Predicted 3D model of a 524-nucleotide part of an RNA (small-subunit ribosomal RNA, 5' domain) from Candidatus Propionivibrio dominans.
Its mean pLDDT, the model's own confidence on a scale to 100, is 85.

[in-house]
Context: one part of a larger RNA
RNA sequence: GAUUGAACGCUGGCGGCAUGCCUUACAUGCAAGUCGAACGGCAGCACGGGAGCUUGCUCCUGGUGGCGAGUGGCGAACGGGUGAGUAAUACAUCGGAACGUACCGUGUAGUGGGGGAUAACGUAGCGAAAGUUACGCUAAUACCGCAUAUUCUGUGAGCAGGAAAGAGGGGGAUCGCAAGACCUCUUGCUUUAGGAGCGGCCGAUGUCGGAUUAGCUAGUUGGUGAGGUAAAGGCUCACCAAGGCGACGAUCCGUAGCGGGUCUGAGAGGAUGAUCCGCCACACUGGGACUGAGACACGGCCCAGACUCCUACGGGAGGCAGCAGUGGGGAAUUUUGGACAAUGGGCGCAAGCCUGAUCCAGCCAUGCCGCGUGAGUGAAGAAGGCCUUCGGGUUGUAAAGCUCUUUCGGUGGGGAAGAAAUUGCUUCGGAUAAUACCUGGAGUAGAUGACGGUACCCGCAUAAGAAGCACCGGCUAACUACGUGCCAGCAGCCGCGGUAAUACGUAGGGUGCGAGCGUUAAUC
Numbered sequence: 001g002a003u004u005g006a007a008c009g010c011u012g013g014c015g016g017c018a019u020g021c022c023u024u025a026c027a028u029g030c031a032a033g034u035c036g037a038a039c040g041g042c043a044g045c046a047c048g049g050g051a052g053c054u055u056g057c058u059c060c061u062g063g064u065g066g067c068g069a070g071u072g073g074c075g076a077a078c079g080g081g082u083g084a085g086u087a088a089u090a091c092a093u094c095g096g097a098a099c100g101u102a103c104c105g106u107g108u109a110g111u112g113g114g115g116g117a118u119a120a121c122g123u124a125g126c127g128a129a130a131g132u133u134a135c136g137c138u139a140a141u142a143c144c145g146c147a148u149a150u151u152c153u154g155u156g157a158g159c160a161g162g163a164a165a166g167a168g169g170g171g172g173a174u175c176g177c178a179a180g181a182c183c184u185c186u187u188g189c190u191u192u193a194g195g196a197g198c199g200g201c202c203g204a205u206g207u208c209g210g211a212u213u214a215g216c217u218a219g220u221u222g223g224u225g226a227g228g229u230a231a232a233g234g235c236u237c238a239c240c241a242a243g244g245c246g247a248c249g250a251u252c253c254g255u256a257g258c259g260g261g262u263c264u265g266a267g268a269g270g271a272u273g274a275u276c277c278g279c280c281a282c283a284c285u286g287g288g289a290c291u292g293a294g295a296c297a298c299g300g301c302c303c304a305g306a307c308u309c310c311u312a313c314g315g316g317a318g319g320c321a322g323c324a325g326u327g328g329g330g331a332a333u334u335u336u337g338g339a340c341a342a343u344g345g346g347c348g349c350a351a352g353c354c355u356g357a358u359c360c361a362g363c364c365a366u367g368c369c370g371c372g373u374g375a376g377u378g379a380a381g382a383a384g385g386c387c388u389u390c391g392g393g394u395u396g397u398a399a400a401g402c403u404c405u406u407u408c409g410g411u412g413g414g415g416a417a418g419a420a421a422u423u424g425c426u427u428c429g430g431a432u433a434a435u436a437c438c439u440g441g442a443g444u445a446g447a448u449g450a451c452g453g454u455a456c457c458c459g460c461a462u463a464a465g466a467a468g469c470a471c472c473g474g475c476u477a478a479c480u481a482c483g484u485g486c487c488a489g490c491a492g493c494c495g496c497g498g499u500a501a502u503a504c505g506u507a508g509g510g511u512g513c514g515a516g517c518g519u520u521a522a523u524c
């Protein structure tokens, strides 16, 4: 000199953008749901229908819109947080072969025929509660067989094993009392191939300090066989061999998430790893598996432990390193805000619902950037202050005065873009028996904004509301007076102060930066 997630002191007008507990225990609320176009149903609401009367109330009715609880599906493994552990099961780069893959896209072949349950619910019971037991009833895209098998798996030439589920819209003829059968469209389901993206695994090279850590290792190193896994492999096991690593630093100890990057520097390098992006690890502490395409799972389960809470003392409940917020700690770090309008995600045919992701607003000069606090003129060089050799000098064109301007702020009006998709209608195509329905393109209409009456624009009034901080001995830009008298004090280094201190304190003046300026800490 540059820099910072900074803190402290003094001071503080406005705006834009960005950042904001560098540590522990947590009250409260919210942060992951959704689907009635899978299912049985109907607690509650609305509508329709019916009954009763007391005429505006009660009761009945799944008939309709819908829907609490429940079965089922998908999601919950994403998104969000943190950096404790980890020195290599990590990360970065370059390669590799023995693998998996829900949703998505492209193909292939199917979607036939049966069965038995169970929740909800009802009845009865236990318990303070959390919860739970017995019996009975019922459905499915829940569950289980049978058939079939292009492909698939096993085997290895003949065979054996293995699937599925329906739902919704519309409809001319035919059948049917009707529901519907039937036809058709859409969607789903099953099998399988290859794809994309994603993930698992292996190797090489690189990645901090200590030798006052020199030897380390028995599943250890390799082989055979077996098991296990989606998959190679001592991953595991049995047997066999005695290997494997190490001064090119093994082992041990300490420290540490890694990278893109960031800061500095002419560069080489050094330091660092907040915000943003990629990867990894973790979710009260330790261990374990279940479900699932995917977890050994932050807001799932089980066990143990510490801690907290409830209890009728028998027993139960919990996990903010999600967003806010609280206590403790600390020099120190924000609101218990708004909205799903946009972007993105989950579910759903869709409408839509959910989303503390996200977008916004709030707080803080924490940083960067921009603007303002007026401009011109004005010598009687006013008054006052300070200094003085008492002549004057300086503050100083500074002020006053005169002439202007009105940014920002204030106030009164106007007022966006961010929003076109979804949706309706018209039209041209596709599919179809079909001018229904469904669907692709084009056109057209209407709706939707948290921010926010914000940005921005116009008007009004008035110089009106807006400057400080540090320094002035040398380094280092900037000097005098008074007070003090090795005292009080200053100080980054050298050093000042013991009676004329440009070095302490105050004042006048000056210098530097400026809504900041200094100090401290840290890095180059």
Stems, first nucleotide, its partner, number of pairs: 001524004006520005013371006020363001021329001023328004028324003033074003038071002041067002045065003048061006081282003090207007099199003104195001106193002109190003112146001114144002121136006152161003166187006174181002208254003215245003220242008257279004261272004284305005307318004335361001337360003343357001344355004374404004384395004408465001410460005418451001423445008468513005473494003479508005489496002